[in-house]
Context: one part of a larger RNA
RNA sequence: GCUUCUUGGCGGAUGCCUUGGCAUGAAGAGGCGACGAAGGACGUGGCGUAGCUGCGAUAAGCCUCGGGGAGCUGUUAGCAAGCUUUGAUCCGGGGAUCUCCGAAUGGGGCAACCCAGUGGAGGUUAUACUCCACUAUCACUGCCUGAAUGCAUAGGGCAGUGAAGCUAACCCAGGGAACUGAAACAUCUAAGUACCUGGAGGAAAAGAAAGCAACCGCAAUUCCCUCAGUAGCGGCGAGCGAACGGGGAGUAGCCCAAACCGGGUGCACCUAACGGUCUGUGCGGCCUAUGUGUAUCCGGGGUUGUGGGAUGGCUCAGUCAGUGCACAGGCUGGCAAGGAGUUACAAAGUAGACGGCUAGCUGAAAGUUUUUGGAAAAUGCUGCCAUAGAUGGUGAUAGCCCAGUAAGCGAAAGUCGAUCUGCCUCCUGAGCCUUUCCCGAGUAGCGCCAGGCACGUGAAACCUGGCGUGAAUCCGGGGGGACCACCCCCCAAGGCUAAAUACUACUUCAUGACCGAUAGUGCACGAGUAGCGUGAGUGAAAGGUGAAAAGAACCCCUGCGAGGGGAGUGAAAUAGAAUCUGAAACCAAGAAGUU
Numbered sequence: 001g002c003u004u005c006u007u008g009g010c011g012g013a014u015g016c017c018u019u020g021g022c023a024u025g026a027a028g029a030g031g032c033g034a035c036g037a038a039g040g041a042c043g044u045g046g047c048g049u050a051g052c053u054g055c056g057a058u059a060a061g062c063c064u065c066g067g068g069g070a071g072c073u074g075u076u077a078g079c080a081a082g083c084u085u086u087g088a089u090c091c092g093g094g095g096a097u098c099u100c101c102g103a104a105u106g107g108g109g110c111a112a113c114c115c116a117g118u119g120g121a122g123g124u125u126a127u128a129c130u131c132c133a134c135u136a137u138c139a140c141u142g143c144c145u146g147a148a149u150g151c152a153u154a155g156g157g158c159a160g161u162g163a164a165g166c167u168a169a170c171c172c173a174g175g176g177a178a179c180u181g182a183a184a185c186a187u188c189u190a191a192g193u194a195c196c197u198g199g200a201g202g203a204a205a206a207g208a209a210a211g212c213a214a215c216c217g218c219a220a221u222u223c224c225c226u227c228a229g230u231a232g233c234g235g236c237g238a239g240c241g242a243a244c245g246g247g248g249a250g251u252a253g254c255c256c257a258a259a260c261c262g263g264g265u266g267c268a269c270c271u272a273a274c275g276g277u278c279u280g281u282g283c284g285g286c287c288u289a290u291g292u293g294u295a296u297c298c299g300g301g302g303u304u305g306u307g308g309g310a311u312g313g314c315u316c317a318g319u320c321a322g323u324g325c326a327c328a329g330g331c332u333g334g335c336a337a338g339g340a341g342u343u344a345c346a347a348a349g350u351a352g353a354c355g356g357c358u359a360g361c362u363g364a365a366a367g368u369u370u371u372u373g374g375a376a377a378a379u380g381c382u383g384c385c386a387u388a389g390a391u392g393g394u395g396a397u398a399g400c401c402c403a404g405u406a407a408g409c410g411a412a413a414g415u416c417g418a419u420c421u422g423c424c425u426c427c428u429g430a431g432c433c434u435u436u437c438c439c440g441a442g443u444a445g446c447g448c449c450a451g452g453c454a455c456g457u458g459a460a461a462c463c464u465g466g467c468g469u470g471a472a473u474c475c476g477g478g479g480g481g482a483c484c485a486c487c488c489c490c491c492a493a494g495g496c497u498a499a500a501u502a503c504u505a506c507u508u509c510a511u512g513a514c515c516g517a518u519a520g521u522g523c524a525c526g527a528g529u530a531g532c533g534u535g536a537g538u539g540a541a542a543g544g545u546g547a548a549a550a551g552a553a554c555c556c557c558u559g560c561g562a563g564g565g566g567a568g569u570g571a572a573a574u575a576g577a578a579u580c581u582g583a584a585a586c587c588a589a590g591a592a593g594u595u
Stems, first nucleotide, its partner, number of pairs: 001594009015580001016544002020515002022512007029504002031166002039101003042056003046079002051075002062095006071083003106115003116135007137163009170201001171199005181188001185235001211218002222249005232240002253496003256440001260300010275287003278329006305474001307439004312433005318335006337428005349423005354417005360409003366382003371378001383400002385389001391403003445469008455481001476491005531538002551579001554566004
């Protein structure tokens, strides 16, 4: 020097553990905000108070109503001082307070700061100073005022109401890539994706056929399975990719515009009647911008494709009152009868019941002087409960020790409900015939150019847009994939509409052939922290004494150290805080062997 072994050091693998994560299901909730949000700054504790948590100058809190029942003053020991069966701390409902910044909104500004105006209060002899309230912008509505310019309008002002900003995904709309693939690349693809913008809701969107189909028929929309990787499209390359039909989920249908009638208002015309006063006849009375036309507003009417409606006529159909009187009809109102209703079809709800949610409560049954052990829940023996043998804890493994579990019960206050009842609110003629009128216009259609449709211009219909042109009103119009005929289907150019569907920042419950500290979230821990970056942004490491601190009094070495040796605690201190276990690399000492 090397090898082996032993004992230690260093180190932190492994094992075990779990306070934290991940995923899924069900239910809830699906918003917060000028009544100042989300998110922050700064404060706030008797001391210890840096951080976290809570709170806001009433500042780890104030009031009240419930729950609960013995301790309490968060994390956080300790000291001090207190509170509490006259019910504290704690949990839940409601309320009060709530600095400054932030949409931030009196003006400004380098966020958490600076400086004001008006009114009021305090204060002063008077200023000063302090406190409170209001004072942004835009939109709409109403009112006041008011130029060029006569009426007017623009503009100005005041008041009221609303908006704004934040938020995970889902949704709709307006814009809209490239890498990539095509083994290059340009049409094409990626993809109407990513991304930007606007808007909304608890869902959104769509939606009651100018639809499909095929000579049979169906009957709004949405979603799922299938049809089907089919028919097709396609530098017929790469690729893209339906529909009809069938089976399910879930079901719900409605309202306007117009014609016509009545009323209000504006404008124009007519000028006393062959007018109006609901219509007809008769009688009677009244009206003088009455009346007519037109425009507009309100009410009635009306909503369809076997075309519908209006107008006019006919037939039938509760009751009472009013409409000058009589007759007939009509209209209006009430009652009766019937029906409906707060998600569309009108709309505001209210009271009660019932059932949820936001605190909780009751809740069965075991002992042992067997043994081991520091400790019994283990073991032995003998029992018991079970609508409860889920789970967790307790000094090792507990149905019967504790918290719970099965089952049952509970709300002063707030809140929810597609439940029920009452109040309340709303609606109610039917049929037949016919003249005339109405049935969504710069629309449909057509031309050119685009976009969307699975469909790339193709034989290219259909839907949408730009530019141009430009109809018809039921003897009308659109469609059935160029176009024409026959046949069939439908009624555009207005609107509303629940459910089935999508998502989960958030709350509750449950589950896991999910992880177990290099895993699982980036974060089990003062983590979006420390640190890095001018910035956008990036972004860690770091868990475990013991059953219980019983956390080592006292003595010794030492620098009144660090560290250690005794003593003591403990089952254990090679469990001593650099703390469970404690592998390897690496280091040291010792022993043996060997050179």
This is a predicted structure of a 595-nucleotide part of an RNA (large-subunit ribosomal RNA, domain I) from a Planctomycetota bacterium.
Rfam family: Bacterial large subunit ribosomal RNA.